Source information: The RNA shown here (transfer RNA) has 72 nucleotides and comes from a compost metagenome. Rfam family: tRNA. From the family's description: Transfer RNA (tRNA) molecules are approximately 80 nucleotides in length.

RNA sequence: ACGGGUGUGGUGCAAUGGUAGCAUGCCGGUCUCCAAAACCGUUGAUGGGAGUUCGAAUCUCUCCACCCGUGC
Numbered sequence: 001a002c003g004g005g006u007g008u009g010g011u012g013c014a015a016u017g018g019u020a021g022c023a024u025g026c027c028g029g030u031c032u033c034c035a036a037a038a039c040c041g042u043u044g045a046u047g048g049g050a051g052u053u054c055g056a057a058u059c060u061c062u063c064c065a066c067c068c069g070u071g072c
Stems, first nucleotide, its partner, number of pairs: 001070007010024004018054001025043001027041004047063005
């Protein structure tokens, strides 16, 4: 320099262009002599910008970060 991939709650992952969910964690509660476990509730996210579309996590362009490969 070129090619490919990844980026979503604190963490690990889903989501066929149509209500952004699951698990776990944090916090609160039930239970217990206390705690753990279990159960219930709560909290919180689409890397930045632009475009297409009635509608974008999803498609297009660009930038950023990380990973893999090729070449020098």